[in-house]
Molecule: transfer RNA
Organism: Panagrolaimus sp. JU765
Parts: sequence; C1' cells; structure tokens
RNA sequence: UCCCGUGUGGUCUAGUGGCUAGGAUUCAAGACUCUCACUCUUGAGGCCGGGGUUCGAUUCCCCGCACGGGAA
Repeated sequence: UCCCGUGUGGUCUAGUGGCUAGGAUUCAAGACUCUCACUCUUGAGGCCGGGGUUCGAUUCCCCGCACGGGAA
C1' cells in the first nucleotide's frame, strides 16, 4: 500500500427494510430465608461515526474510524 471479515447495554451474544431491538451476565429494589446463597418478580442500561437510497435503515450502498486476518 492492497484485499477480506467484524463492529449491537459495563461484558458476551441473537436478529431482521416496519420488532416495545431478544437472551445471558452485571447492577439496583422487592419477595423467599433466622442470615447468606439459590430461586422468583420488577427496574436500569445498547445498534461505531458521517453521508446516501427508501415512505421507512440497526439491517442495503459509499466514505471514515477501531479491531482481527491475509498479500506484497
């Protein structure tokens, strides 16, 4: 320098052009318990940035950024 892939709560991860963006974990409150733990309930917290296409973009396209891999 070029090519490929990935980017979703604090962490791991599913997903699709119209979802209340799902799950696990974490945290907070409550229930249970003599207490803790376990379990249950409720809540908090997320689509890398910019632009484009579209009635509508987390999803498709372009550029950038970060990370990983490959070629020279």